The RNA shown here (Bacterial large signal recognition particle RNA) has 267 nucleotides and comes from a Christensenellales bacterium. Its Rfam family is "Bacterial large signal recognition particle RNA". About the family: The signal recognition particle (SRP) is a universally conserved ribonucleoprotein involved in the co-translational targeting of proteins to membranes. A source record names the gene ffs. Model confidence (mean pLDDT): 76 of 100. The model forms 92% of the base pairs in the Rfam consensus. RNAcentral holds the sequence, with entries from ENA.
[in-house]
RNA sequence: CCGUGCUAGAUGGGGAACUAGCGGUGCCCUGUAACCCGCAAUCCGCUACAGCGGGGUUGAAUUCUCUCAGGAAGGUACGUGUCUCUGUCGCUGGAGCAGUGACCAUCAUGUUGAAGGCUGGGUCCUGUGCAACAUCGCCGCGUGAAUCUUGUCAGGUCCGGAAGGAAGCAGCAAUAAGCGUUGGAGGAUGUGUGCCGCAGGGGUGCCUGGCCGGAGUGGCGGGCAUUGAGUGCCGGAUGGCGGCGGGUAUCGACCGGGAGUGCACGG
Numbered sequence: 001c002c003g004u005g006c007u008a009g010a011u012g013g014g015g016a017a018c019u020a021g022c023g024g025u026g027c028c029c030u031g032u033a034a035c036c037c038g039c040a041a042u043c044c045g046c047u048a049c050a051g052c053g054g055g056g057u058u059g060a061a062u063u064c065u066c067u068c069a070g071g072a073a074g075g076u077a078c079g080u081g082u083c084u085c086u087g088u089c090g091c092u093g094g095a096g097c098a099g100u101g102a103c104c105a106u107c108a109u110g111u112u113g114a115a116g117g118c119u120g121g122g123u124c125c126u127g128u129g130c131a132a133c134a135u136c137g138c139c140g141c142g143u144g145a146a147u148c149u150u151g152u153c154a155g156g157u158c159c160g161g162a163a164g165g166a167a168g169c170a171g172c173a174a175u176a177a178g179c180g181u182u183g184g185a186g187g188a189u190g191u192g193u194g195c196c197g198c199a200g201g202g203g204u205g206c207c208u209g210g211c212c213g214g215a216g217u218g219g220c221g222g223g224c225a226u227u228g229a230g231u232g233c234c235g236g237a238u239g240g241c242g243g244c245g246g247g248u249a250u251c252g253a254c255c256g257g258g259a260g261u262g263c264a265c266g267g
Base pairs, nucleotide, nucleotide: 001267002266003265004264005263006262009058010057011056012030013029014028015027020047021046022045023044024043035055036054037053038052039051064260065259066258067257068256070255071254074251075250076249077248078247080245081244082243083242085240086239087238088237089236091235093234094233097228098227099226100225101224103222104221106219107218108217109216116212117211118210119209120208121207122206123205124201125200126199127198128197129196130194131193132191133190134189135188136187138184139183140181141180142179143178149174150173151172152171157166158165159164
């Protein structure tokens, strides 16, 4: 050096999460020449040689191990920009809303007297008078008692020898309670009453009279200025879910270079 047969090793790696930690199942990324079966998220297996058990393949190097400078998919953490949607704050900038002011235009009204001022009346409230009405009471009138009211009491009854006397029904007259009344008044009480009177109060909203005053007043519209309220709209401030972009840190599949790693037999 060649051949044969073996052995260590390899038969994917990474991120987040879980975990005391490691690895696995599950999720995501990467990648392939990159095996099979069993176990497992209310987990499974282990303990720094940190999946276990079983069966294959490959096997000393393109393939195993270590190391180095970069590139780099992707993940994670923390800031950040922007956008959609959305919560909160009126913040008082815009727009819209309400008020006020002067101005402009227009209509009406006003020297047959505007605004404004002063002073009355009405409307409103309280009390009261009067009237009206209602009820009650009083007075008047009428009616009103088989008997238990009154007067007069025919007849009849009773007493008496008689004269005469007594009680008394009906009738007649009157009356009590009660009832009635389109009667009366100067009574009492009351009122969903009043083109009524008096007194007091209240009020400046409306109506109205008088006096002063001496030219404005009112309505609609417009832009301007100003004040206020509000948060439905735009804008602003401050949060949230999500999308996209970028930054820093960190891990990092994959790509590249270098080094290292056996045993037996035969020639």